[in-house]
RNA sequence: GCCGCUUUAGCUCAGCUGGUAGAGCAUCUGUAUCGUAAACAGAGGGUCAGAAGUUCGAAUCUUCUAAGCGGCU
Numbered sequence: 001g002c003c004g005c006u007u008u009a010g011c012u013c014a015g016c017u018g019g020u021a022g023a024g025c026a027u028c029u030g031u032a033u034c035g036u037a038a039a040c041a042g043a044g045g046g047u048c049a050g051a052a053g054u055u056c057g058a059a060u061c062u063u064c065u066a067a068g069c070g071g072c073u
């Protein structure tokens, strides 16, 4: 230099063919217990890496940029 992959909650990851952004763990609150843990119920937490474009509508499609990983030279 070229090619490919990844980027979504604090962490690990889903999200199908474009149509309300989710799960587990963690955190917080509550129930229960003489008390703690486990268990159960609930809550908070997101500019979907950044920008632009297409579309009635984009996490999803297109382009560029950034970071990380791999391959080739």
Stems, first nucleotide, its partner, number of pairs: 001072007010025004019056001027043005049065005
This is a predicted structure of a 73-nucleotide RNA (transfer RNA) from a Candidatus Dojkabacteria bacterium. Rfam family: tRNA. The family's RNA type in Rfam is transfer RNA.